About this RNA: Predicted 3D model of a 1505-nucleotide RNA (small-subunit ribosomal RNA) from an anaerobic digester metagenome.
RNA sequence: AGAGUUUGAUCCUGGCUCAGGACGAACGCUGGCGGCGUGCCUAACACAUGCAAGUCGAGCGAAUGAAGUUCCUUCGGGAACGGAUUUAGCGGCGGACGGGUGAGUAACACGUGGGCAACCUGCCUCAUAGAGGGGAAUAGCCUUCCGAAAGGAAGAUUAAUACCGCAUAAGAUUGUAGCUUCGCAUGAAGUAGCAAUUAAAGGAGCAAUCCGCUAUGAGAUGGGCCCGCGGCGCAUUAGCUAGUUGGUGAGGUAACGGCUCACCAAGGCGACGAUGCGUAGCCGACCUGAGAGGGUGAUCGGCCACAUUGGGACUGAGACACGGCCCAGACUCCUACGGGAGGCAGCAGUGGGGAAUAUUGCACAAUGGGGGAAACCCUGAUGCAGCGAUGCCGCGUGGAGGAAGAAGGUUUUCGGAUUGUAAACUCCUGUCUUAAAGGACGAUAAUGACGGUACUUUAGGAGGAAGCUCCGGCUAACUACGUGCCAGCAGCCGCGGUAAUACGUAGGGGGCAAGCGUUGCUCGGAAUUACUGGGCGUAAAGGGUGAGUAGGCGGUCGGGCAAGUCAAGGAUGAAAUCCCGAGGCUCAACUUCGGAAUUGUUCUUGAAACUGCUCGGCUUGAGGGUAGUUGAGGAGAGUGGAAUUCCCGGUGGAGCGGUGAAAUGCGUAGAUAUCGGGAGGAACACCUGAGGCGAAGGCGGCUCUCUAAGCUACUCCUGACGCUGAAUCACGAAAGCUAGGGGAGCAAACGGGAUUAGAUACCCCGGUAGUCCUAGCCGUAAACGAUGGACACUGGAUAUUCCGGCAUUUCUGCUGGAGUGUCGUAGCUAACGCGUUAAGUGUCCCGCCUGGGGAGUACGAUCGCAAGGUUGAAACUCAAAGGAAUUGACGGGGGCCCGCACAAGCGGUGGAGCAUGUGGUUUAAUUCGACGCUACGCGAAGAACCUUACCUGGGCUUGAACUGCUGGUGGUAGAAGCCCGAAAGGGUAACGACCCGGAGCAAUCCGGGAGCCAGUAGAGGUGCUGCAUGGCUGUCGUCAGCUCGUGUCGUGAGAUGUUGGGUUAAGUCCCGCAACGAGCGCAACCCUUACCCUUAGUUGCCAGCGGGUAAUGCCGGGCACUCUAAGGGGACCGCCCCGGAUAACGGGGAGGAAGGCGGGGAUGACGUCAAGUCAGCAUGGCCUUUAUGUCCAGGGCUACACACGUGCUACAAUGGGCGAUACAGAGGGAAGCAAGGCCGCAAGGUAGAGCUAAUCCCUAAAGUCGUCCUCAGUUCGGAUUGCAGGCUGCAACUCGCCUGCAUGAAGUCGGAAUCGCUAGUAAUCGCGGAUCAGCUACGCCGCGGUGAAUACGUUCUCGGGCCUUGUACACACCGCCCGUCACAUCACGAAAGCUGGUCUCGCCCGAAGUCGCUGAGCUAACCCGCAAGGGAGGCAGGCGCCGAAGGCGAGGUCGGUGAUUGGGGUGAAGUCGUAACAAGGUAGCCGUACGGGAACGUGCGGCUG
Repeated sequence: AGAGUUUGAUCCUGGCUCAGGACGAACGCUGGCGGCGUGCCUAACACAUGCAAGUCGAGCGAAUGAAGUUCCUUCGGGAACGGAUUUAGCGGCGGACGGGUGAGUAACACGUGGGCAACCUGCCUCAUAGAGGGGAAUAGCCUUCCGAAAGGAAGAUUAAUACCGCAUAAGAUUGUAGCUUCGCAUGAAGUAGCAAUUAAAGGAGCAAUCCGCUAUGAGAUGGGCCCGCGGCGCAUUAGCUAGUUGGUGAGGUAACGGCUCACCAAGGCGACGAUGCGUAGCCGACCUGAGAGGGUGAUCGGCCACAUUGGGACUGAGACACGGCCCAGACUCCUACGGGAGGCAGCAGUGGGGAAUAUUGCACAAUGGGGGAAACCCUGAUGCAGCGAUGCCGCGUGGAGGAAGAAGGUUUUCGGAUUGUAAACUCCUGUCUUAAAGGACGAUAAUGACGGUACUUUAGGAGGAAGCUCCGGCUAACUACGUGCCAGCAGCCGCGGUAAUACGUAGGGGGCAAGCGUUGCUCGGAAUUACUGGGCGUAAAGGGUGAGUAGGCGGUCGGGCAAGUCAAGGAUGAAAUCCCGAGGCUCAACUUCGGAAUUGUUCUUGAAACUGCUCGGCUUGAGGGUAGUUGAGGAGAGUGGAAUUCCCGGUGGAGCGGUGAAAUGCGUAGAUAUCGGGAGGAACACCUGAGGCGAAGGCGGCUCUCUAAGCUACUCCUGACGCUGAAUCACGAAAGCUAGGGGAGCAAACGGGAUUAGAUACCCCGGUAGUCCUAGCCGUAAACGAUGGACACUGGAUAUUCCGGCAUUUCUGCUGGAGUGUCGUAGCUAACGCGUUAAGUGUCCCGCCUGGGGAGUACGAUCGCAAGGUUGAAACUCAAAGGAAUUGACGGGGGCCCGCACAAGCGGUGGAGCAUGUGGUUUAAUUCGACGCUACGCGAAGAACCUUACCUGGGCUUGAACUGCUGGUGGUAGAAGCCCGAAAGGGUAACGACCCGGAGCAAUCCGGGAGCCAGUAGAGGUGCUGCAUGGCUGUCGUCAGCUCGUGUCGUGAGAUGUUGGGUUAAGUCCCGCAACGAGCGCAACCCUUACCCUUAGUUGCCAGCGGGUAAUGCCGGGCACUCUAAGGGGACCGCCCCGGAUAACGGGGAGGAAGGCGGGGAUGACGUCAAGUCAGCAUGGCCUUUAUGUCCAGGGCUACACACGUGCUACAAUGGGCGAUACAGAGGGAAGCAAGGCCGCAAGGUAGAGCUAAUCCCUAAAGUCGUCCUCAGUUCGGAUUGCAGGCUGCAACUCGCCUGCAUGAAGUCGGAAUCGCUAGUAAUCGCGGAUCAGCUACGCCGCGGUGAAUACGUUCUCGGGCCUUGUACACACCGCCCGUCACAUCACGAAAGCUGGUCUCGCCCGAAGUCGCUGAGCUAACCCGCAAGGGAGGCAGGCGCCGAAGGCGAGGUCGGUGAUUGGGGUGAAGUCGUAACAAGGUAGCCGUACGGGAACGUGCGGCUG
C1' cells in the first nucleotide's frame, strides 16, 4: 500500500465483499509447563447457610470471679482479702468510611475553568480564655404480670464523661449609633463604646504528667451552593409555561434562591431547536486510524446515582443512611391465627435466565481502616491460594551424525517420483518433568497466610509433552479416488449435470502453533458523509421562477479600540495510562523511578498587519437625474380582412366524400360544384428571421388608454445604500375543478365502418365534455441549456439584433457599449463535449446527492371542493443498477455493389405407374447412424447365405485371433473312420509326430523349445460418451476477405493501415492520405482443352513410289499429314483510336487458332455452426467378462393403412412400329473380354480364332432413307398378373436378374407451390466403368453424338460484400423485454375490534411523617410558695395543610393481536397478449384527463434523451 465483482472488451460512477488490528467474549477440535493479568456483558431475577462493624472497664453502676495472701480445718476443704479475666446494660466514638451495582438520570449529573461580600466542617494542628457550685432522674438488677413467639407493661432501687438549673463571660451572638480601610453592586474587614443573651466532665497515674471537657479565633481536610463553556438521536415532536417569569413582605435552610406562602405585575423559554419522545451513568482513559476522526466507557482511578418497590423523617459534624427507624405495596418465611420476621447490586455459595463467566478456601504476616492511653480487638477492605488456554509473555516437546535414498503409504507416461535425513541406527544433552537435599527476600528487633513456595544442588532417563486450519481467484499451498446440479461447498466472484486442483476421503503441500479455526461486535481499508478530503450538463444530485426577512459574506483611505488573531509569562490540566531514558524480577509480559506529553481552559502583559467594533472621508460597486432609443413585455377597450361551418336564394343534375383498398356517412325531399346575400365563433397567412421582449411560465392582425423593463449618451446628484437568501409571499404551460356565459372549427369519452386470429388501437364517418370569455380554485410538466444567483480574471474567428462615435458624396470602412448564435486556443472533462453566454481560474451565498428495487409508496402532518399536491420512511430483496465510448451482430434504417438472386427464356418437379431413400406404423427382429439450407438413389462403388452389427434357437468359456509368466505333459500334439446333431459342437478312436543342446557307436536317455493341459496377468466388445478427442468431411464460399510488425492517435477497449476518389472477377490496380511495410487469402505457378513448332514413329498414319485383293495400310516402303507423348512457342491491353486525372482502367479496331481471367479442373484464408463421424481408422474415460465376447442354423434389415424427398417411364405424330443404312469418345478385359460359326423366337447354349491388349474383344444411339399408323386411352403407355423358359450361385420360398407368349392398369401435360440452366451450356441420344458369383443400377462416376432460346434491367424475393446510422442485443432479433391472470412463499400497510405499556388531567380516599393550631388528660429537675398548690416548659391525645400507594373518570402516545382486504418482493420450463429497445413496425418520453383483460390507447400542452 491494495484486491475481487456490472461488460464481448473498455474507461468512469457506484454499491457489495476480502486481506489488518482489537475483544470481559462464546462455540468446534486439540491441549505439556511457568509468570503476570483477568472472569454474570443476560434476570437492578429470587435467595438456604456462614462470614462482611465494631470497639472502649483508663466514662458508669452491676455481675463474674483466676493467680496470690491471711485465717480456719475433720486435711477432703472452707472463709476473708484480692482483684486477673469475662460482659448484658447506661454512656462515648465509629456504623455517612471501606465494599457492591449502573436501575434511574439528557441533568450543573459529568468534564473543564471560575465564584460564594450567600455557607458548614466531628476527629487533627496552632493559639487564647476557662471548667465554680448544685439538682432531679433512668436502663441494668429485683418483684409481679401479658404473649406461642417477637417482645412488652407495672412497681421498687441505682451510677456516670447521660440529663437539668444557677454562677462566671476573655470571647461569641443580637440591637444601637460612630470611625478607618477596601470592594464589581448588595456590601466586606478592622476598631472603640453601650445594652441584652450565652459554657464546661471528668478519668488514669505514687507523682511528674497524660488523656479528655467548655468557649473563641486561625489552619488543614472534607463537603454544600451558584455560574461560563463542552459532550445524543428524532422536526413524520413547533410551539411550551400558572409558582409559570419578576417584584414586595414573611417563613424556611448551614447558606443564596418561588425553596415555600400572601399580595401585585404579566411575564419567561423557543428554529443558535424550547417542549415532547427515544436512548444513555459521566470522565481519566481503552480500541482503531498517517492524522483528523470513528467506536467503546470491562478490569484500575475520579465523580454521580442506587440499595426489594414507593414515600418519610429521626439521630448526628456529616445521612434523608446497603448489613438504622416509621408507613404503604409486592414477595418469602414462622405462627398456638391473635400476631410476628426478612431484604447478598458486600465475600463465598444456590436456584433461575443464558452462547457464556470461578472456591460456601487461608490469613490479618504486609498495606490501609474503626475503637482504645495502651496491650489489643475487629476488618470477605486487603494480602494470598484454588478453578478456567479467557488474554499477554516466556520455555519445551530434543541435538548432532545418518542413503541401501529401507519398508510401508501415495502416485505413475511403469522408467520412476514423492513422503525423505524423515525413520531405523550411532553418539550426545538435560530446559520442563520425576525423586532427594538445602532453602529465602517480603520484617535491618518480635510477628509469614503465601510455603517447605521461589530459588540452588544432586541423581535418573529421550524417556511424559502437537495440534488446528487451509490448498479455484482474491491468497501462500496439487494430485489421486469416490460422487454425478445428487450429496454437498461458499466471505465475494462462484463450484457440482461422468475425467471436479472448488463437494467427500487419502497422499502431498502452505500457514499458525499450545493453540488453531468459526461466529459475533468494533475501527480500518471506505476520499463510501469528503474539516483535513467528494460531488450535482448526460452516472444519484440545481429548488419551475422571482421578490424578500433572519442569517452568511462584503469596495477604498485615515484615526481610535483590542472581541477574534498572534507573542511572552503565570495557574491549572489528579494519579495511573501512552511515549522516551534508566532500574528490578535469569529474559519478556509485568513492575519501579525520572522526564516528556496531556494538542484544553483561564489569568496577566504586550503587538495592531488582517477580521471585527467605532469615528471621519472617497467614488470605482449600487441607486438616482437629464436626453434619446428598442421590442409579439403586461392590462383594458375598440376595430379589420381571409378562411371553415351554418342559414336563405339562384344555376345545375348524380353523384359526393373517404381510403392502401373499402365501407359507414351525405345526396333526386336536389348533395358535391358554382354565384349572390346573411349569421356566428375562434384564430390572426404573407411580413417571420439561428430575429425581438419577458424572472420564469410565456408573448404575434390593427388602433387607443394605462403600465413595467432593458440599452445608449452625458458623468450632474447620493455616498457602500451591496451580493446571496432558510422561513415567508407572489407568479406559474397544458390538463382538471366550481359558478355563469359562449360554442364556428377541432376533439378525450362514446357510436358506427374498416383492418385483424382478436383490435377495447393505429385508418375512416360522426361526435360530447373540453378548447373561448368572466370570477375563483389547482400548483404540477422532458416547468430543459436536463447547466442556481452574483462578482472578477483568462487567445481568437465569424454571423446577426439594438444604441452611439469617427471617416466618407454615396456605397461603405474603422471603432465603443448591450444582447443573441456558430466554430474553435489554453484549460477542464470518464468520455461525449464545454470553451469570455465556461462545464476554465477564483471568491461569496442558497438548493440538492450518497447502490438498485421496494417508492415518490405506506403511516403521520399539512394544503385542496375534488382530482390530487408538498413533506416522506421501513421491513424485505438483489450484486449489481448506471454513464460515456469501443468492436460486432441485428433493423419491417440509409447508400454503393455482386450472384441463374429476381427478371427474360428453355426444360422439369408437385398429378400417374414403377424404382429408391426417409418418416410413421407393425414386428421376436424389422441393427445402427444422418434431420432446414448443409438428413432423406446419404454412410451403402452391390443385404438370397456370407456381409450383419438385429431377432429366435442351439453351442463354447483364457475363448475365433494376440502376448507374457508359473506348473505339468510322449502314446503328447495332431487325427482317418464311426455315432448324435440343422449346423456349430460333442463323443469315440485306428494311426501318430517335429526342432535345438548334451551323453552315447547305436538303440536310447537327460535338458530345453514348439504344441497341448491347468492356473494367472490379460484378450474380446459395431457396448456408452463426436458435449473428453485425433484425423477426415460438410457449410457459409472460390465469398474477398482475415491479420501482423513498427509508427501515430486515444486514459482505455480500440482506431489508423483496411477508410476516401476511381477501377476490377478480386483488399485487382491507380491516386490521395499518419502511416510505412509484411503475412494468410485473390491472381499466377500445376493439369486438361483450343493453334503452331521441335523431337520420336509402333501396335498409330498412308501423301508420293512399288506389290497385291472382290474389298480393306493387306504387304514392301515411308513418317509428309492425322494421331500419339515429351519439350517448347503463343496472349501481354503488346499495337492503333477514343474516354479517363497525364493514372489504374474501360470502350472500339487491327492482327491472330485463341482477346481482354480464352473454356474446364485441381487448389477452399482467419474463422462459424459444442455441424457430422467413437459403426472406416485411431484414441481418453466409463461399462461388460460361462457374456454386451465368440461359433452355428433359421429368420430379419425386402413388413405396409399412410406421408415426404430423389429418380425412371410416360401421357404421344418434332411421335410410335417395321425395314435399310452412317458416324464416336472414354474406359474395361486372364478364375477375364470373347470375334466369326452352329442351335434357340429370345434370354441363352455350344464350341472357340484373337487378345497379358494405340495390335484382339466389349462397340453405339439419336440421325438418315423407305414404309405403316392419323389423334384414339390408340399400332400411345407400359404397370399388374398368368404360363413357359434362361443365367449366376451349396441354395433364388421369404428375397435375384433376364427372355418369350399372353394380359394391357393409371395416365390425355399435372392445384398451391417449387427446382435446374447463360454455350458446346440447357435439352436430347446412346456408350463405358467401379462395386460385383449374380443382381434390385431407373442410382453413382465418367464419355462422346446432336445441339438451342434468353438476359430490358436491379424496383422487388433470397444470399453475400463495403461504408454509414440507431440499439436497452453480445447465447448477439430464433435477441431482449412489459403488464394482467393462476399457483407457492415472505415481509409490510389498512381494518370492526380485542389487549397491554407509558404519560397527562380532574376528582375521591388519605398511611407514616414534618410543620401549624389545640392540648380541661399526664407531667421529676427551674420559679413562687412553710405546705397544699400554682406558674413556666414538656408529653399523650385531637384538629388542619401537605402527602405515597390505592380508587373513579377522561384523554394523549407507543406496542401486540385481528376475520377480511391492499399493493409489493421472490420463485421451474404456467396462461393471455407484444407495450418498450431498430423508424420496434402508430417515434418515444413527461404532466394531466378519460377509457380499456393486460401491457396500454386516445385527447391537450410540452421535451428530443
Its Rfam family is "Bacterial small subunit ribosomal RNA". Gene Ontology terms of the family: structural constituent of ribosome and ribosome.